[in-house]
Context: one part of a larger RNA
């Protein structure tokens, strides 16, 4: 290279989100004649090879004869497909009108509960903690309780198998700016599509920088226990941290461990939008359709488990990744980054 493959054996990049080169690409008309097909000629050495024949007694070897195969050029011609030119269509995509869900994002204001600290009052001897204690609060008056105020962090019921976002991820309650998506009208443009190498962008929590904030929790770190020891589980404390504004950081079991897009193959049962019918004084409730999001299963597919109209069936078009195992996601050198580190990534050798 060829095959073969990636849910769970090695292997879908975090997220294709936004897009460059490139691959690829709807229907239909005419043209061309680069791809593609015929034909006709030229090149294609000799030797080997292959078949048939002949000669050394056979055979290896020699000789002879005959064709291919591939490779390539020129000239003529074909026009069904790709392709290019030209003018089209509307079933793909987009835009416009009119509805509608939403914890989708930013930033300001704001409310109740609880936990903590203080202030005062009642009140007396315990509290707290465990498997048992104990360190530890506490007569300088704690815990309990009942009133007042401080601050900062998360929002209980609604609550769901819900929604919403590309993906991370989002949830007290209000305004204000903003993005996407549905469904229904089929008005409008006329392939304007798809995937995307590099690229930009965005990305939990943990980590750094600066500068605030710090109620509760809590690495680290001091006690107490426990135990042979216990650098750990239990238990008192508690600091970075957690939050907040700006900047880094770029990872994750970042998972559906399943890349995007398209078309086609049995249903049946729940739920979210929402559109038309039936109903009805109205809803509701039933019945179809769309677009999600669940639970089952026909056929198929799998090593099996399982997938099964939200595929892991059936194909087609694009990236990305994979080739025993430890070395090893290590060294080295490259880029990033302020550090920790990402990223890219081998080999000796062992088996």
């Nucleotide at each position: 290279c060829u095959g073969g493959g990636c849910g769970u054996a090695a292997a879908g990049a975090g997220u294709u989100g936004c897009g460059u080169a490139g691959g690829u690409g709807g229907c239909a008309u005419a043209g061309u004649a680069a791809g593609c097909g015929a034909a006709u000629a030229g090149u294609g050495a000799a030797a080997u090879g292959a078949c048939g024949a002949g000669g050394c007694u056979c055979a290896a070897c020699c000789u002879c004869g005959u064709g291919u195969c591939c490779a390539u050029u020129a000239u003529u011609u074909g026009a069904a497909c790709u392709g290019c030119u030209a003018a089209g269509c509307u079933a793909g995509a987009g835009a416009a009108u009119g509805a509608g869900a939403g914890a989708g994002g930013u930033c300001a204001c704001u409310g109740g509960a609880a936990u903590u600290c203080c202030c005062u009052g009642u009140g007396u001897a315990g509290g707290a903690g465990u498997g048992a204690a104990a360190u530890c609060c506490g007569u300088a008056g704690a815990u309990a309780u009942a009133g007042g105020g401080a601050g900062g962090a998360a929002c209980a019921c609604c609550g769901a198998u819900g929604g919403c976002g590309u993906a991370g991820g989002c949830a007290g309650g209000u305004g204000a700016c903003u993005g996407g998506c549905u469904c229904a009208u089929u008005u409008c443009u006329g392939a304007c599509a798809c995937u995307a190498a590099g690229g930009c962008a965005c990305g939990a929590a943990a980590g750094c920088g600066u500068g605030g904030g710090u109620a509760g929790c809590a690495a680290a770190c001091g006690g107490g226990a426990u135990u042979a020891g216990a650098u750990a589980c239990c238990c008192c404390g508690g600091u970075a941290g957690u939050c907040c504004a700006c900047g880094c950081c770029g990872u994750a079991a970042a998972c559906u461990a399943u890349g995007g897009a398209u078309a086609c193959u049995a249903g049946c049962u729940g739920u979210u939008a929402u559109a038309g019918g039936u109903a009805u004084c109205g809803a509701c409730c039933c019945c179809u359709g769309u677009a999600g999001u669940a639970g089952c299963g026909a056929a198929g597919c799998u090593a099996a488990c399982g997938c099964g109209u939200u595929a892991a069936g059936u194909a087609u078009c694009c990236c990305g990744c994979c080739u025993g195992u430890g070395g090893a996601g290590u060294a080295c050198g490259g880029u990033c980054g302020c550090a920790a580190g990402a990223c890219u990534a081998a080999a000796a050798c062992a088996u």
The prediction has a mean pLDDT of 81. This is a predicted structure of a 351-nucleotide part of an RNA (small-subunit ribosomal RNA, central domain) from an uncultured bacterium.